A computed fold for an 88-nucleotide RNA from an Actinomycetota bacterium, annotated as c-di-GMP-I riboswitch aptamer.
């Protein structure tokens, strides 16, 4: 450096749910809590999903489809980037 996670060690993260808090919302953050994770570290570049607002179509309401814009998600996938320990 490449490949790899069968074994060991030191550790790490933390789903659902509950409480607090911020946000119209998707969700974020803090605390508790562990379903899981070898990148469940970082990054919204591509696709996906979701939200809010507008336009438009289904006669109208409700609701749903399409589309535009602002957003959310890194624990949906791919890409980018950095990295611990062991094995070959």
């Nucleotide at each position: 450096g490449a490949c790899u996670g069968u074994c060991a060690a030191u550790g790490g993260c933390a789903a659902a749910c509950c409480c607090g808090u911020c946000g119209c919302g998707a969700g974020g953050c803090g605390g508790g809590g562990a379903c899981g994770c070898a990148a469940a570290g970082c990054u919204a570049g591509a696709g996906g999903u979701c939200u809010c607002a507008g336009a438009u179509c289904g006669c109208c309401c409700a609701c749903g489809g399409u589309u535009u814009g602002c957003g959310a998600u890194a624990g949906c996938u791919c890409g980018g980037u950095c990295g611990c320990c062991g094995g070959u």

Rfam family: c-di-GMP-I riboswitch aptamer. Rfam links the family to the GO term cyclic-di-GMP binding. NCBI's taxonomy places the organism under Bacteria, Bacillati, Actinomycetota. Its mean pLDDT, the model's own confidence on a scale to 100, is 85.